[in-house]
């Protein structure tokens, strides 16, 4: 210096409803599955505080991972 957001992988404008894919789970289809289609659940946005009507986002501070 860079980053840390869903089991993985990323995203989210100038601070204003946290989402996509992927796995997963259920349904369609099939003689079975698979591939394809639909649809569903699942987040303390590393921990703390602090600013603001409102923080994933800005500031302090620890913690972790890369250089």
């Nucleotide at each position: 210096g860079c980053c840390g957001u869903a089991g993985c992988a990323c995203a989210a404008u100038u601070g204003g409803u946290a989402g996509u894919g992927c796995a997963u789970c259920g349904g369609a289809c099939u003689c079975c599955a698979a591939a394809u289609c639909c649809g569903g659940g699942g987040g303390u946005u590393g921990g703390g505080g602090g600013u603001u009507c409102a923080a994933g986002u800005c500031c302090c501070u620890c913690c972790g991972g890369c250089c």

RNAcentral holds the sequence, with entries from MGnify. The RNA shown here (transfer RNA) has 67 nucleotides and comes from a marine eukaryotic metagenome. The prediction has a mean pLDDT of 83. It matches the Rfam family "tRNA". Rfam classes the family as a transfer RNA.